[in-house]
Context: one part of a larger RNA
RNA sequence: GGGUGAACGCUAGCGGUGCGCCUAAUACAUGCAAGUCGAGCGAAGAGGACAGCGGGUAGCAAUACUUGCUGGGCUCUUAGCGGCGAACGGGCGAGUAACGCGUGGACGACCUGCCCUGAAGAGAGGGAUAACGGGCCGAAAGGCUUGCUAAUACCUCAUGUGCUCCCGAGGGUUAGAGGCUUCGGGAGUAAAGGGUUCCGGCUACCGAAAGGUGCCGUCGCCGCUUCAGGAGGGGUCCGCGUCCCAUCAGGUAGUUGGUAGGGUAACGGCCUACCAAGCCGAUGACGGGUAGGGGGCCUGAGAGGGUGGCCCCCCGCAUUGGCACUGAAACACGGGCCAGACACCUACGGGUGGCAGCAGUAGGGAAUCUUGCGCAAUGGGCGAAAGCCUGACGCAGCGACACCGCGUGCGGGAUGAAGGCCUUCGGGUUGUAAACCGCUUUUCGGGAGGAUGAGGAAGGACAGUACUCCCGGAAUAAGUCUCGGCUAACUACGUGCCAGCAGCCGCGGUAACACGUAGGAGGCGAGCGUUACCC
Numbered sequence: 001g002g003g004u005g006a007a008c009g010c011u012a013g014c015g016g017u018g019c020g021c022c023u024a025a026u027a028c029a030u031g032c033a034a035g036u037c038g039a040g041c042g043a044a045g046a047g048g049a050c051a052g053c054g055g056g057u058a059g060c061a062a063u064a065c066u067u068g069c070u071g072g073g074c075u076c077u078u079a080g081c082g083g084c085g086a087a088c089g090g091g092c093g094a095g096u097a098a099c100g101c102g103u104g105g106a107c108g109a110c111c112u113g114c115c116c117u118g119a120a121g122a123g124a125g126g127g128a129u130a131a132c133g134g135g136c137c138g139a140a141a142g143g144c145u146u147g148c149u150a151a152u153a154c155c156u157c158a159u160g161u162g163c164u165c166c167c168g169a170g171g172g173u174u175a176g177a178g179g180c181u182u183c184g185g186g187a188g189u190a191a192a193g194g195g196u197u198c199c200g201g202c203u204a205c206c207g208a209a210a211g212g213u214g215c216c217g218u219c220g221c222c223g224c225u226u227c228a229g230g231a232g233g234g235g236u237c238c239g240c241g242u243c244c245c246a247u248c249a250g251g252u253a254g255u256u257g258g259u260a261g262g263g264u265a266a267c268g269g270c271c272u273a274c275c276a277a278g279c280c281g282a283u284g285a286c287g288g289g290u291a292g293g294g295g296g297c298c299u300g301a302g303a304g305g306g307u308g309g310c311c312c313c314c315c316g317c318a319u320u321g322g323c324a325c326u327g328a329a330a331c332a333c334g335g336g337c338c339a340g341a342c343a344c345c346u347a348c349g350g351g352u353g354g355c356a357g358c359a360g361u362a363g364g365g366a367a368u369c370u371u372g373c374g375c376a377a378u379g380g381g382c383g384a385a386a387g388c389c390u391g392a393c394g395c396a397g398c399g400a401c402a403c404c405g406c407g408u409g410c411g412g413g414a415u416g417a418a419g420g421c422c423u424u425c426g427g428g429u430u431g432u433a434a435a436c437c438g439c440u441u442u443u444c445g446g447g448a449g450g451a452u453g454a455g456g457a458a459g460g461a462c463a464g465u466a467c468u469c470c471c472g473g474a475a476u477a478a479g480u481c482u483c484g485g486c487u488a489a490c491u492a493c494g495u496g497c498c499a500g501c502a503g504c505c506g507c508g509g510u511a512a513c514a515c516g517u518a519g520g521a522g523g524c525g526a527g528c529g530u531u532a533c534c535c
Stems, first nucleotide, its partner, number of pairs: 001535004006531005013406006019399002021364001026362003030359003035084003040081002043078005050071009091317003100242008110234003115230007123157004132147006162189010193222002196220001199217004204213003243289003250280003255277008292314004296307004319340005342353004370396001372395003378392001379390004409439004419430004444472006453462001479524005484505003490519005500507002
């Protein structure tokens, strides 16, 4: 000199864009942060056109109004079964010195829901179970039992384009065959339906007809099954790189290798049995300390040094430790089980909970924000769609925390006013500075209009915001640090090795340019200094 997620002191007008618990991965009140589909299914409830039967009032009647019961197309709601999602998105950096990350490769050792392409198919049956009703236990959380019922839930059989396995025969490739490929034989193995426009048919109901409702069927649509390929995503392995300590020098029994088996999507000592005795190490094993890694960021001419906050990629974690279940994928932040600590409820028998999601609270700390608005946009989940959900996200609020921009006026104005300070008492300086004259209106205040963002009719949280126009009036807006040398800027008074200053050298003991105050001056300026840390 540059830099910072900064803090502290003094000061402070506005806007834009960013950033904002670096400490206790401490504990958490409250609300919200993951649902959706009724076009998979049964059921329950609400509304109620309409119809049937009965009653009441008016009327001679038709009828009108009203009411009770029954049926009820249709519309709406949804606890449950079922499907998809919940493994994404969001947070944090504890652990990890590791194939964790980075980079380059390998898989002839692998998986892949939704999506795309292609081929083939979807036949026939069955038994349950939630919901619901009955009974019962419990303070609650919750549970037991009995009876009924549906499905795109579950099961059996059929079909087998195919696929898998076994046996047999071949082909080419390869370092190597469990991969690829051809043929024959055998065994095993699949499915689900839904809604609806047009059309066609049926005749059941209403109707004189037009037509409406219902049922069946085809195409189209959304799904289902098997197989092959793709895209995107993931798993595993390897070369190289990746902090400090040798005052850590030897370490190792599933240890190193083999055989067989188990396990996995898959190789493997991953696991087990048996056999052998290996394996690693000064090119630093083992141990200890520290630490998430990278793109990047800061500095520097570079080499290098430092760093990993915001944003992006990867990894790890979700109160602590362990475990599996479901699933295409988890050993699963807002799922489950067990154990521990902690906290809460309790009828004392027993239960409940997990903010390192967004806000917010306490605590810790030098220190870090609102219990805001909206799904309008972008993106995500579900859905045929309308749409619903979304503290992701878009915005607003707070904070000079940072960077950038703007303003606090502009021109004129000497006989150099007054006041202050100094003085050799002549004067000097503050100083064109002020007053005063003229001008302007960024900003400020008031008023009016008023968006883009919504590609295509409507639809905007932000927002009556940005922006534009009109009116008013210099009006609303300057500080802070320093002045002995380094280092730019000097005098007076006070003090008297005191009080104090100080980054280094050093100042202060009676004329202190170094302390304090004042005047003046210098630097930077909505900031200026100090502290901490890095180059």
Molecule: small-subunit ribosomal RNA, 5' domain
Organism: Anaerolineales bacterium